């Protein structure tokens, strides 16, 4: 420089036009003699930045940033 994949909470990670699962974390509570476990609620996502298409975008299209991987 090309060429693949990849960037969605705090972190890990689904989801591929009707608009965001699920764990870990965290906070309440519950059970325990008390912590761990467990259980039960709950709290976090303008989806890398910006145009464009479409009633309608995280998903389609351009074009930059990043990260990893091949290739020179």
């Nucleotide at each position: 420089u090309g060429c693949a994949c990849g960037g969605u909470g705090g972190c890990c990670a689904a989801g591929a036009g009707g608009a965001a699962a699920g764990g870990c974390a965290c906070g309440c509570g519950g059970c325990u003699g008390u912590u761990a476990a467990c259980c039960g609620c709950g709290c976090u996502a303008c989806c890398g930045g910006g145009g464009g298409u479409u009633c309608g975008a995280a998903u389609c299209c351009c074009u930059c940033c990043c990260g990893u991987g091949c290739a020179g």